This is a predicted structure of a 353-nucleotide part of an RNA (large-subunit ribosomal RNA, domain IV) from a Terriglobia bacterium.

Context: one part of a larger RNA
């Protein structure tokens, strides 16, 4: 010195990224508990008092002897002093620093973000605000369904289920809502009209060849090569609808009797210009934004305000009890976390031998 454990004046978080870790409460019993609530909770809310042996008494249960009483008379049945167990109540002592005398046994509150919740998850750094999740909305599926990340296929699951069913995406309890755009994608409808394959068709071209011709060369039928018109879905193009489909929701200049500011007005552009609600937020760069809280002293927190670089309504939007080994701020308690370090067990380690 390092390891584990005990104690500890006076302070009590000054420690530290952050009370990490330690300490503290901790049984039972009464007593008494607020806000806010979905009225079930919150709740062991907080906060308090008691506890031990000893003697007197007292309640009531069980058991049941004597005993009484009933009797179909029996190893019957009710009640039941005593004893003996058990659960309590009062009132009197009494010892200790201390009576749940050892162990074992919640720390509490106040406010806020997330997520409703109980769950689940990165076996071996992440348990969480991710992932599920009831509920909710789209949409596909009429049944040899739809779909299968199942199989070459037969089949086979779906499901021995039939729309109050079964798949697919999304969102994610309950509550109050959930606004505008179909111009671009995509998705459903529609079929005039455009354009469009193979197939159909077959004008007309070419090659060979009988024949004809003096010759150039024409050249039938066949076989071949090769083709025009015009016929020819579905798709696009078109015409509509569809945002809890993909997605999208603006600029400049002016205006009011102080100043600012602009309910007002003018212009551009858009499919349409972001309603409600919320906003330096898990989002706010300029930021340690201004104000108010809390602190002596607060880049964090916590109510405000809106100038939202760059929230916003099922990739949900705003509240919110109740839960959470969750995050962030603050409080009382309590403490070797600290000022600042001591001491005492135990174990190494180190030096002799």
């Nucleotide at each position: 010195c390092c390891c584990c454990c005990g104690u500890g004046a006076a302070g009590g978080a000054a420690c530290u990224c952050g009370g990490c870790a330690a300490a503290a409460u901790u049984a039972c019993a009464c007593c008494g508990u607020a806000a806010c609530u979905u009225c079930g909770g919150g709740a062991g809310a907080a906060g308090g008092u008691g506890u031990g042996c000893c003697c007197u008494u007292u309640g009531c249960c069980g058991u049941g002897u004597a005993g009484a009483c009933c009797c179909u008379c029996g190893c019957g049945g009710u009640c039941g002093a005593a004893g003996c167990g058990g659960c309590g109540g009062a009132g009197a002592g009494u010892c200790g620093c201390a009576g749940u005398g050892a162990a074992a046994a919640g720390g509490c509150c106040c406010a806020g973000g997330c997520g409703a919740c109980u769950g689940u998850u990165u076996a071996c750094u992440a348990a969480a605000a991710a992932c599920a999740c009831a509920g909710c909305a789209c949409u596909c599926u009429g049944c040899a369904a739809a779909c299968g990340u199942c199989a070459c296929a037969a089949g086979c699951g779906g499901a021995c289920g039939u729309a109050u069913a079964g798949g697919g995406u999304g969102u994610g309890a309950a509550g109050c809502c959930u606004g505008c755009c179909c111009g671009g994608u995509g998705c459903c409808g529609g079929a005039a009209g455009g354009u469009u394959a193979a197939g159909g068709g077959g004008a007309g071209g070419g090659g060979u060849c009988a024949g004809c011709g003096c010759a150039a060369g024409c050249g039938a039928a066949g076989c071949u090569c090769u083709g025009a018109a015009c016929u020819g879905a579905a798709g696009c193009c078109c015409c509509g609808g569809u945002a809890a489909a993909c997605g999208g929701c603006g600029g400049c200049c002016g205006u009011a009797a102080c100043u600012a500011u602009a309910a007002c007005g003018g212009u551009c552009c858009u499919a349409a210009g972001g309603u409600a609600g919320c906003g330096a937020a898990a989002u706010u760069c300029c930021u340690u934004g201004u104000c108010g809280g809390g602190u002596a002293a607060g880049u964090u927190c916590c109510g405000a305000c809106c100038u939202g670089c760059a929230c916003g309504a099922a990739a949900g939007g705003c509240g919110a009890a109740a839960c959470g080994a969750u995050c962030u701020g603050g409080g009382c308690g309590c403490u070797g976390u600290c000022u600042c370090c001591g001491c005492g067990g135990g174990g190494g380690g180190c030096u002799c031998a």